[in-house]
Parts: sequence; C1' cells; structure tokens
RNA sequence: GGGCUUUUAGCUCAGCUGGUUAGAGCGCACGCCUGAUAAGUGUGAGGUCUCUGGUUCGAAUCCAGAAAGGCCCA
Repeated sequence: GGGCUUUUAGCUCAGCUGGUUAGAGCGCACGCCUGAUAAGUGUGAGGUCUCUGGUUCGAAUCCAGAAAGGCCCA
C1' cells in the first nucleotide's frame, strides 16, 4: 500500500426484508426472602447504535468518506 472483517448499555453479544417503542445475559441500585450472607425472585436505572455527510416520509440497518481494532496478501 491492497483486500476482508468488527465497532450497539459498565462487560459479552443479539437485532431478519429500512417501519414508528432498540433488546438479552452478566454486572449495578432498590425491594421480597434469610437470624445474616450467598443463592433464588421482583422492580428499576443505564444507549450521541464509533464519527461526518448523503439517500428516504422514515436509517442501528442503505450509500460515500473518516477513525479505531482484528485477519490475510504485498
């Protein structure tokens, strides 16, 4: 330098063919339970969907560029 790939909650990851409200597990907070803790159980908080621009009535999702990580080739 070229090709491919990943980026979504604190962590690990889903998210189909663009469709109105973005999810799970773990973790966290607060209850229930217990003599107490763990476990179990319920509720809740937590998100610029990496960034910029574009297409569209509508974008996490499509297009272009950029950034960071990974793999391969040179």
Molecule: transfer RNA
Organism: Coprothermobacterota bacterium